[in-house]
A computed fold for a 189-nucleotide RNA from Alkalihalophilus pseudofirmus OF4, annotated as Lysine riboswitch aptamer. RNAcentral records the identical sequence in 2 taxa. The RNAcentral record of the sequence draws on Rfam and Ribocentre. The organism belongs to Alkalihalophilus pseudofirmus, within Bacteria. Rfam family: Lysine riboswitch aptamer. Rfam's curators write: Riboswitches are metabolite binding domains within certain messenger RNAs that serve as precision sensors for their corresponding targets. Allosteric rearrangement of mRNA structure is mediated by ligand binding, and this results in modulation of gene expression. This family includes riboswitches that sense lysine in a number of genes involved in lysine metabolism, including lysC. Gene Ontology term of the family: lysine biosynthetic process. Its mean pLDDT, the model's own confidence on a scale to 100, is 79.

RNA sequence: AGUGAUGGUAGAGGAGCGAAAACCAUUAGUAAACCAGUUGAGAGCGAUGAGGUUCUAAGACACUGGUUAAAAGGGGAAUUCGCCGAAGUUUGUAUAGAGCUCAUAGCUAUGCAUGCUGGACUUAUCUCGAACAGAGAUAAGGCUGUCACUUGACUAUACCCAAUAGUCUUGUGGAGAACUAUCUCACGU
Numbered sequence: 001a002g003u004g005a006u007g008g009u010a011g012a013g014g015a016g017c018g019a020a021a022a023c024c025a026u027u028a029g030u031a032a033a034c035c036a037g038u039u040g041a042g043a044g045c046g047a048u049g050a051g052g053u054u055c056u057a058a059g060a061c062a063c064u065g066g067u068u069a070a071a072a073g074g075g076g077a078a079u080u081c082g083c084c085g086a087a088g089u090u091u092g093u094a095u096a097g098a099g100c101u102c103a104u105a106g107c108u109a110u111g112c113a114u115g116c117u118g119g120a121c122u123u124a125u126c127u128c129g130a131a132c133a134g135a136g137a138u139a140a141g142g143c144u145g146u147c148a149c150u151u152g153a154c155u156a157u158a159c160c161c162a163a164u165a166g167u168c169u170u171g172u173g174g175a176g177a178a179c180u181a182u183c184u185c186a187c188g189u
Stems, first nucleotide, its partner, number of pairs: 002187004007183005014084001016083005023076002032068007042055004047104005087117003091113007118144002121141008146174004152168006
């Protein structure tokens, strides 16, 4: 020279990732409320079961017509902020929340453990969703960044050969506990 350490610090990929309030479209002329008519006994409290409770012949639920008329989640372009396992997600577990109580399962949020995915895009299927928007999972397809090996060319090491290093290029493959630079420690030269 170099090797090892999930060591420290900084950095790169690009339609790069995530969050926030406001705005906009959609949700939707929908839900809900009120009025009128028909009908005539059940209906509501997230799902199921049990319990409890409220409304209802002074007309429940449903249907028709009319008046008035939303919201949340999800989405969009820009802005701001945090970043490059950014982040997403399977499974398990713990805590909390919504719903009247309990039980079961599910939903939302957070933490821990574990596995997968370098990144974005397109297509197909499935799930969620009001949605043809979008998200997630799986598979395929090329694109792209990185490293290893490799084809060819050029440059540098005074010149030739050889070798080494670098840049571009061809092809194949790997994965982020990666890659590049640098520092520390240990070994070694």